[in-house]
Context: one part of a larger RNA
RNA sequence: CUGGGCGUAAAGGGUCUGUAGGUCGCUUUUAGUUUUAAAGGUGAAAGAGUAGAGCUCAACUUUUUUAAGCCUUUAUAAUACAAAAGCUACGAAUCUGUUGGAAGAUAGUGGAAUUUCAUAUGCUGGGGUGAUAUCCUUUGACGUAUGAAGGAAGAUCGUUGGUGAAGACGACUAUCUAUGACAGUAUUGACGCUGAGGGACUAAAGCAUGGGGAGCAAACAGGAUUAGAUACCCUGGUAGUCCAUGCCCUAAAAGAUGAGUGCUCGUGUUUAGAUUUUCUGGACACUUAGCUAACGCAAUAAGCACUCCGCCUGGGGAGUACGUCCGCAAGGUUGGAACUC
Numbered sequence: 001c002u003g004g005g006c007g008u009a010a011a012g013g014g015u016c017u018g019u020a021g022g023u024c025g026c027u028u029u030u031a032g033u034u035u036u037a038a039a040g041g042u043g044a045a046a047g048a049g050u051a052g053a054g055c056u057c058a059a060c061u062u063u064u065u066u067a068a069g070c071c072u073u074u075a076u077a078a079u080a081c082a083a084a085a086g087c088u089a090c091g092a093a094u095c096u097g098u099u100g101g102a103a104g105a106u107a108g109u110g111g112a113a114u115u116u117c118a119u120a121u122g123c124u125g126g127g128g129u130g131a132u133a134u135c136c137u138u139u140g141a142c143g144u145a146u147g148a149a150g151g152a153a154g155a156u157c158g159u160u161g162g163u164g165a166a167g168a169c170g171a172c173u174a175u176c177u178a179u180g181a182c183a184g185u186a187u188u189g190a191c192g193c194u195g196a197g198g199g200a201c202u203a204a205a206g207c208a209u210g211g212g213g214a215g216c217a218a219a220c221a222g223g224a225u226u227a228g229a230u231a232c233c234c235u236g237g238u239a240g241u242c243c244a245u246g247c248c249c250u251a252a253a254a255g256a257u258g259a260g261u262g263c264u265c266g267u268g269u270u271u272a273g274a275u276u277u278u279c280u281g282g283a284c285a286c287u288u289a290g291c292u293a294a295c296g297c298a299a300u301a302a303g304c305a306c307u308c309c310g311c312c313u314g315g316g317g318a319g320u321a322c323g324u325c326c327g328c329a330a331g332g333u334u335g336g337a338a339c340u341c
Stems, first nucleotide, its partner, number of pairs: 004312003007295002012309001014201004021194003025087006033080001036075007048066002051063004091191001092188003095184006103177007115149007125136002162169002206247006215241002220236004258308006266286009290297002314341003323334001325332002
C1' cells in the first nucleotide's frame, strides 16, 4: 500500500459555510480521450523472473530469454468521459397562498421573591445543626405592618412538547433579521451532493478595559466533626456570576452514532399543515425481516446499497517532549521517540 474497521472494544472532525478535488437526472448527435487487442520504438549495465551451466553442495559466478511502464500507428465501442444541442415525471432553486415556533438582535414595560435601609409596633431571644458552636440581638434583633432602593432570575402554563447547523434558546410588548412545514404545480432547467486547505460561529471557566454588584459563591477566615480533617456540616466572605467592547476556542461539545440520496413488515402516542376513513414534514414508545461479540438497533437503522470527507491499527511512556502556527496570559493546535509490559 492492499485489507479490515469507527454506538459501548482503538477510531465520526464541536457545528455550519465554501475553494480545489471527487462525484452526479433523462434524450440525441459528433469525435474516438479513457478501454481492449496487435505491430513497431524505447525500456543502459547490474538487480528481478524463466530454463540451464560452473566451483564436491549452497551462497556465489555465468549463459539464455522474459516482463511492467512510456511513445507512435492500426483496429475495436458494451460501460464511463468529453464537446454540442435539447427535455422536466423524479433532484435543486424561485414564485403564489396558508401556517408553526423558548430561532436571533435591539429598545421598552410589569409582577412575585431574596437582601438592605427608613418609620411604626413589640420584648428577649434569634439563627443554625445529627447534636453544638462560631454568628446576630436591650445602640432593640427575630416577628408583624407600611414605604423606599437596587440587582439578578423569569414560579404556575411546561411537556414523552417546540425552535435552531451546533453551542444553545423560556415573563410581556414593539421594531428589525433569519428559517421551517404544507398546499398550488406557475417559472428556471441539473443550476445537485460532498468537501483537503480557507472562513464564520462556538457552553462553562478564564483574560483585558470600563461599569454594576441583590442573591449565590472558588480562594480565604472562623466554628464544629475527627486520631488528624488543608474536606464533607455550619457562620461569614473576595474574585466571579450581570452589562458593554475585545480576546480565549476548549467540554462526557454525546444520539459517545459525519453529510447526502434511494430501497425495505406492522402497531400506538404526540406535534405542524392540508383537499382530514387519508397524505406530507418533525418528535417518541414497541416490534417483523435483517444486522450485531453481546447489549441492543430496527423507515429518525447500528438493515440493503451508492457518493464524498474525517479518523483507527496493543497497553504505558503521552496528548507528554521538541519544533511550527495562534494567544496579553492561562494555554490551544499539530504531535513523536527512547524505554517498558
Molecule: small-subunit ribosomal RNA, central domain
Organism: freshwater metagenome